Background:
The prediction has a mean pLDDT of 83. This is a predicted structure of a 704-nucleotide part of an RNA (large-subunit ribosomal RNA, domain II) from Staurocarteria crucifera. The gene name in the source record is rrl. Rfam family: Bacterial large subunit ribosomal RNA.
[in-house]
Context: one part of a larger RNA
RNA sequence: GCCGGCGACUUGUAGGAAUUGGCAAGGUUAAGAACUAAAAUUCGAAGCCUAAGCGAAAGCGAGUCUGAAUAGGGCAUAUAAGUCAUUUCUUACGGACCCGAACCCGGUCGAUCUAACCAUGUCCAGGAUGAAGCUGGGGUAAUACCCAUCGGAGGGCCGAACUCACCGAUGUUGAAAAAUCGGGAGAUGAGGUGUGGUUAGGGGUGAAAUACCAAUCGAGAUCGGAGCUAGCUGGAUCUCCCCGAAAUGCGUUGAGGCGCAGCGGUGCCGAAGAGCUACGUUGUGGUAAAGCACUGUUUCGAUACGGGCUGCGAAAGCGGUACCAAGUCGUAGCAAACUCUGAAUACAAUGUAUUGCUUUCCGUGAACCAGUGAGUCUAGCGGGGAUAAGCUUGUUAGACAAAAGGGAAACAGCCCAGAUCACCAGCUAAGGCCCCUAAAUGGCCACUAAGUGGAAAAGGAUGUGAGAAUGCAUAAACAACCAGGAGGUUUGCUUAGAAGCAGCCACCCUUUAAAGAGUUCGUAACAGAACACUGGUAAAGCGUUCUUGCGCCGACAAUAGCCGGGACUAAGUGGCCUGCCGAAGCUGUGAGUAGUUGCUUUUUUUAUAAUAAAUAAAAAGCAGGUGCGGUAGGGGAGCGUUCUGUUAUCGGGUGAAGUUCAACCGAGAGGUUGGGUGGACGUCGCAGAAGCGAGAAUGUUGGU
Numbered sequence: 001g002c003c004g005g006c007g008a009c010u011u012g013u014a015g016g017a018a019u020u021g022g023c024a025a026g027g028u029u030a031a032g033a034a035c036u037a038a039a040a041u042u043c044g045a046a047g048c049c050u051a052a053g054c055g056a057a058a059g060c061g062a063g064u065c066u067g068a069a070u071a072g073g074g075c076a077u078a079u080a081a082g083u084c085a086u087u088u089c090u091u092a093c094g095g096a097c098c099c100g101a102a103c104c105c106g107g108u109c110g111a112u113c114u115a116a117c118c119a120u121g122u123c124c125a126g127g128a129u130g131a132a133g134c135u136g137g138g139g140u141a142a143u144a145c146c147c148a149u150c151g152g153a154g155g156g157c158c159g160a161a162c163u164c165a166c167c168g169a170u171g172u173u174g175a176a177a178a179a180u181c182g183g184g185a186g187a188u189g190a191g192g193u194g195u196g197g198u199u200a201g202g203g204g205u206g207a208a209a210u211a212c213c214a215a216u217c218g219a220g221a222u223c224g225g226a227g228c229u230a231g232c233u234g235g236a237u238c239u240c241c242c243c244g245a246a247a248u249g250c251g252u253u254g255a256g257g258c259g260c261a262g263c264g265g266u267g268c269c270g271a272a273g274a275g276c277u278a279c280g281u282u283g284u285g286g287u288a289a290a291g292c293a294c295u296g297u298u299u300c301g302a303u304a305c306g307g308g309c310u311g312c313g314a315a316a317g318c319g320g321u322a323c324c325a326a327g328u329c330g331u332a333g334c335a336a337a338c339u340c341u342g343a344a345u346a347c348a349a350u351g352u353a354u355u356g357c358u359u360u361c362c363g364u365g366a367a368c369c370a371g372u373g374a375g376u377c378u379a380g381c382g383g384g385g386a387u388a389a390g391c392u393u394g395u396u397a398g399a400c401a402a403a404a405g406g407g408a409a410a411c412a413g414c415c416c417a418g419a420u421c422a423c424c425a426g427c428u429a430a431g432g433c434c435c436c437u438a439a440a441u442g443g444c445c446a447c448u449a450a451g452u453g454g455a456a457a458a459g460g461a462u463g464u465g466a467g468a469a470u471g472c473a474u475a476a477a478c479a480a481c482c483a484g485g486a487g488g489u490u491u492g493c494u495u496a497g498a499a500g501c502a503g504c505c506a507c508c509c510u511u512u513a514a515a516g517a518g519u520u521c522g523u524a525a526c527a528g529a530a531c532a533c534u535g536g537u538a539a540a541g542c543g544u545u546c547u548u549g550c551g552c553c554g555a556c557a558a559u560a561g562c563c564g565g566g567a568c569u570a571a572g573u574g575g576c577c578u579g580c581c582g583a584a585g586c587u588g589u590g591a592g593u594a595g596u597u598g599c600u601u602u603u604u605u606u607a608u609a610a611u612a613a614a615u616a617a618a619a620a621g622c623a624g625g626u627g628c629g630g631u632a633g634g635g636g637a638g639c640g641u642u643c644u645g646u647u648a649u650c651g652g653g654u655g656a657a658g659u660u661c662a663a664c665c666g667a668g669a670g671g672u673u674g675g676g677u678g679g680a681c682g683u684c685g686c687a688g689a690a691g692c693g694a695g696a697a698u699g700u701u702g703g704u
Base pairs, nucleotide, nucleotide: 001704002703003702004701005700006699011094012093013092014091015090016089017088018087020085021084022083023082026049027048028047032043033042034041053060054059063075064074065073066072097235098234100232104225105224106223107222108221109220115199116198117197118196119195120194121193122192123191124189126158127157129154133150135148136147137146138145162186163185164184166183167182168181169180170179201217203213204212205211238638239637240636241635242634243633248261249260250259251258252257262372263371264369265368266367268365269363270362274358275357276356277353278352279351280350281349282348283347289341290339291338295335296334297333300330301329302328303327306324307323308321309320310319311318312317375400376399377398378397379396380395381394382393383392384391405416406415407414420591421590422589423588425587426586427585431581432580433579434566435565436564440578442577443576444575445574446573447572453568459553460552463550464549465548466547467546468545469544470543471542472541480537481536482535483534484533486510487509488508492504493503516531519530520529521528592628593627594626596624597623598622599621600620601619602618603617604616606614639693641690642689643688644687645686646685650682651681658677659676660675661674662673663672664671665670
């Protein structure tokens, strides 16, 4: 890991609601007693609920309280059913759905490990060093001091046993829950070690690391309190049917928890309509926009109070100003916390709809049972941020959550569309129709040449299409080629020079078809080369600007990676047109189920002297129309297991249960039958009671 078994909403008491039953203006007993094997039963009205309320109460009473009140107002009455049990749901208290702490407290057991100490024993190869001191010699006045022999000190030296544990490797489901191998440290000492003993859990011991106290230590182990508690995590077992959320507000020692409200379910009650949609009418408003009338801010100009600087003067005062500038006028703007203005939506009320749509959806009524209170993305309008974020925070809508199906290659939240079931039927949506791949290598008109399409900006460019404006042009434009482009004059000034062409002033006249007192290059200055301008050759369009379609460059990142691929010049892009494909959508055919409407049948009820008809309810059938995605969650109907009662003239060695194979039935849980195996019990129906259903809990136990 797998297989089999076991494994989680129980039980007691009390309250609330509903169901069913008894009795009913009443209902019911409790403790206890009698009887009994035990129950059942019979006694037992104390008490409780109800039949009357109001008031704090005394109290009064269909009224009462307040009040001075015969007022007004509040709560009652008139419209009247309860009560005791059963079952189910739920709440409270108990372990309270199951498993799960770390802890806390109490009593015991531990110092055979280890820490320290006590008592008593024991161990330390070998080598080297050579302190004090004695003795002898030298030396001194005497000491001191020097030399030599002897001597044998040391938490001294080297190094085994022994003890330790600094480094590396191996080992790491190990040979080993700390070792092995190779190095390493101490090795006469605060040394090592044997045996016996002492200290015990808030306690010991500690050359002190919160270390050690039996592989356990920031408080040992064990048993008990104890099923501690767990706003936390995990798990929670058969089927089908109906409805179906929330991730919000307020409060919270509150923020991943609760309470109330909101939103869901269930069954009543009330009303006779209600809701939604469309259109009309009326109304509230200060947003978008806009504006500058206010509050602020702000551009330029005019005017100018006041001030600065400055002149004259003894002062008063009189002037100047390329400075600042209130205010006023004109001009141009800006604003969430500005408004002289002011929409669209939205919202509220009301009306209409001959038959708009839905069909009980409505409620301003109360009751019972919940879950939710982490939301997410997309779109619109905002705030924060950087008009960043798969960012954060609001609001409105949608989807996902709780939604499958088709499209977007793949892709919760995008587009289309909401799956009751069946069908080898049809039509469509989004999106598609060359092949992969269902459907047009469809039609017409254009564009693109970049594989643009199939990723990007500022900016750049005789890419190319369309449109507009304007200028020139057979009296010949634009481009090209041939020719001219002169004279006064080197104008004047300046300058070393200045001659069209360093600079300044002026910019005239003449010859002309035309030619500037000169547009560029050039020279030291001239020269020189072009230009403007003109003629000729040739002959038809040529410039400039703007708007716009599709393209080009700009384009550099780390695996080959920006059509899904093949491929495509359309199978790209824009416009128009006709077909087709395409979903669980819609339709068709059949079926199921739940409400509802109508009809039929049956049963009961009310009323009546009785029947018929009628009223109301229930069940069954037929027909019409409607609904049937679903997490949390609510409700309903069932299947099966074990045991019990009852019914059986029940089944069973002519083969029970169990088990296995097959067929059939049912929407399903499941059921029935037949064959084999098995070898002794089993049980329909109707009821009752539960140790009642497993795939998950690092579940538990057995097997493998």